Predicted 3D model of a 264-nucleotide RNA (Bacterial large signal recognition particle RNA) from a Chloroflexota bacterium. The coordinates come from a structure-prediction model, not an experiment, and the mean pLDDT is 82. Rfam family: Bacterial large signal recognition particle RNA. It is annotated as a non-coding RNA gene.
[in-house]
RNA sequence: UCGUGCUAGGCGGGGAGCUGGCGGUGCCCUGUACCCGCAAUCCGCCAUAGCGGGGCCGAAUUCCCCCCCGAGGGGCCAUGCUCGGCGUGUCUGCCCGGCUAAGCGGCGUUGAUGGCUGGGUCCCGCGCGGCGAGCAGCCACGAACCGGGUCAGGUCCGGGAGGAAGCAGCCCUAAGUGGUGUCGCUCGGGCGACGCGGGGGCGCCUGGCCGGAGCUGGCUGGCCGGGUAAGGCGCCGAGGGUGGUCUCGACGGGGGGUGCACGA
Numbered sequence: 001u002c003g004u005g006c007u008a009g010g011c012g013g014g015g016a017g018c019u020g021g022c023g024g025u026g027c028c029c030u031g032u033a034c035c036c037g038c039a040a041u042c043c044g045c046c047a048u049a050g051c052g053g054g055g056c057c058g059a060a061u062u063c064c065c066c067c068c069c070g071a072g073g074g075g076c077c078a079u080g081c082u083c084g085g086c087g088u089g090u091c092u093g094c095c096c097g098g099c100u101a102a103g104c105g106g107c108g109u110u111g112a113u114g115g116c117u118g119g120g121u122c123c124c125g126c127g128c129g130g131c132g133a134g135c136a137g138c139c140a141c142g143a144a145c146c147g148g149g150u151c152a153g154g155u156c157c158g159g160g161a162g163g164a165a166g167c168a169g170c171c172c173u174a175a176g177u178g179g180u181g182u183c184g185c186u187c188g189g190g191c192g193a194c195g196c197g198g199g200g201g202c203g204c205c206u207g208g209c210c211g212g213a214g215c216u217g218g219c220u221g222g223c224c225g226g227g228u229a230a231g232g233c234g235c236c237g238a239g240g241g242u243g244g245u246c247u248c249g250a251c252g253g254g255g256g257g258u259g260c261a262c263g264a
Base pairs, nucleotide, nucleotide: 001264002263003262004261005260006259009057010056011055012030013029014028015027020046021045022044023043024042034054035053036052037051038050063257064256065255066254067253068252072248073247074246075245076244077243078242079241081239082238083237084236085235086234087233088232091231092230093228094227095226096225097224098223099222100221102220103219104218105216106215107214114210115209116208117207118206119205120204121203122199123198124197125196126195127194128192129191131188132187133186134185135184137180138179139178140177141176147172148171149170150169155164156163157162
């Protein structure tokens, strides 16, 4: 060095998660890599490997170590975006009130603000009118007997002359009832294009006189105050984006290493 038979080892690895920690089942990446059974209120371990059973390769393209690359995952920091929570009220917006009078508008020489003066609106009293109620007045009715007048008939007294009571009828009247009530009297009021007197006068309406240019505050603007919290701002949280940093790292590439026996 070659051949044969073995052995170590290999027949996938990695990330996050779970866990006191580790391996596995489940998820993801890589990319092709023996088979069967088991595992999430989980299975097996405590130092290295899933556990149990079976099969294959086997000292190198395949095993071990180091380096490079780097799919992908994770931690942290920064930043901007979206959403949510809490807060703030110095800013913007919105609402309310006050002031101002720069702009626009409205009123004003057919006379503004202002000043003087009168009336009304308000209150009291009186009158007049109207309306209503009552009364008076007038009309009518109104008593079987127990109201009046006259009392036919009839009755009674009387010798007679004559006298008496008196029903019905008629007439009248009482208590009362009804009607009418223009005019008259009394009283009343949710009455009045009415009149008189007095009071009161803040405001408002209105007349006259003086005087001669402003007045108003509707909209915009400015200032002040109050409110609101949409925006803004501050803090916190979540999600996804970008950048940085740290970390693990498959696949791939490079370098190095690797046992025993027999025979030639």